A computed fold for a 72-nucleotide RNA from a Bacteroidia bacterium, annotated as transfer RNA.
Lineage of the source: Bacteria > Pseudomonadati > Bacteroidota > Bacteroidia.
Its mean pLDDT, the model's own confidence on a scale to 100, is 84.
Its Rfam family is "tRNA". The family's RNA type in Rfam is transfer RNA.

[in-house]
RNA sequence: GGUAAUAUAACUCAGAGGAAGAGUAGCGGCUUGAAACACCGCCGGUCAUUGGUUCGAAUCCAAUUAUUACCA
Repeated sequence: GGUAAUAUAACUCAGAGGAAGAGUAGCGGCUUGAAACACCGCCGGUCAUUGGUUCGAAUCCAAUUAUUACCA
C1' cells in the first nucleotide's frame, strides 16, 4: 500500500426494512437466625461517525474512524 471481517446496555452477544432484546453484572424485593442459591421486579442504548436511499434504517448504499486477519 491492497483486500476482508467486526463496531448494538458496564461485559458477552442476538436482532437482516415497521423502529431495541437476552444472559451476566448493579440496585430493590422475597427467602434465611444471618448469608449464599433460587424466584420476582427495576436500572442501564445519540445501535462507531457523517451523508444518501426509503413513507419508514441498527438493518440497504457510500465515505471516514478504530480494532483484527490475510496478501504484497